[in-house]
Molecule: c-di-GMP-I riboswitch aptamer
Organism: Candidatus Laterigemmans baculatus
RNA sequence: CCUUGCUCAAGGCUAACCGAUCGUGAGGUCGGGGCGCAAAGCUACGGACCCAUCGGCCGCGAUCCUCUCUUGACCGAGGGAGGGUUGGGGCAGGCGGGCUGCCGGGCUGCCAAG
Numbered sequence: 001c002c003u004u005g006c007u008c009a010a011g012g013c014u015a016a017c018c019g020a021u022c023g024u025g026a027g028g029u030c031g032g033g034g035c036g037c038a039a040a041g042c043u044a045c046g047g048a049c050c051c052a053u054c055g056g057c058c059g060c061g062a063u064c065c066u067c068u069c070u071u072g073a074c075c076g077a078g079g080g081a082g083g084g085u086u087g088g089g090g091c092a093g094g095c096g097g098g099c100u101g102c103c104g105g106g107c108u109g110c111c112a113a114g
Base pairs, nucleotide, nucleotide: 002114003113004112005111012037013036017032018031019030020029021028022027035101041107042106043105045104046103047102049098050097051096053094054093056091057090058089060087061086062085063084064083065082066081067080068079069078070077071076
């Protein structure tokens, strides 16, 4: 210097979950906890994923209005078309954010073995 992580040392980090707190949210921070991790150290650079928001398109529901058809009959009942308001869903997109313990890239690093 390179490769590797079977073995050794000093140690390090900390998933789920719980408490507090910040955030609309994804999630962050602190404390407990410890499933795991040889880069689970740093970096949102590429992709994936997640969140909020914006408008677009497409179904669905509720309600109101107009026109119309059937029922012999305006008021009843049933159906069709169009429009308004509203609720929730799906699709792709814009903008912003989150996540490095999803994959890849960049930077740095302990010990051991070969």